[in-house]
RNA sequence: UCCUGUCAAAGCCAAACUCGGCGUGAGCCGGGGACGGAAAGCCAACGGGUCUCGCAAGAGACGGCCGGGUUGCCUGG
Numbered sequence: 001u002c003c004u005g006u007c008a009a010a011g012c013c014a015a016a017c018u019c020g021g022c023g024u025g026a027g028c029c030g031g032g033g034a035c036g037g038a039a040a041g042c043c044a045a046c047g048g049g050u051c052u053c054g055c056a057a058g059a060g061a062c063g064g065c066c067g068g069g070u071u072g073c074c075u076g077g
Base pairs, nucleotide, nucleotide: 002077003076005074012037013036017032018031019030020029021028022027035064041070042069043068046067047066048065049062050061051060052059053058
């Protein structure tokens, strides 16, 4: 530097549900919780998708929907 994620170690994140708060909403933040995750770290001003608001133009949400970009711990090669 590249590949790999069967086993192991140190750790990490936290679905549903629930409590409090915020938002018209999708949803978000914090506490509890643990279904899962090898990038479930980051990018929504990279592309697609889904969803919300709006008569429309348009404005938003999701990175735990997929691809892509980028950074990175450990095992093995």
Molecule: c-di-GMP-I riboswitch aptamer
Organism: Deltaproteobacteria bacterium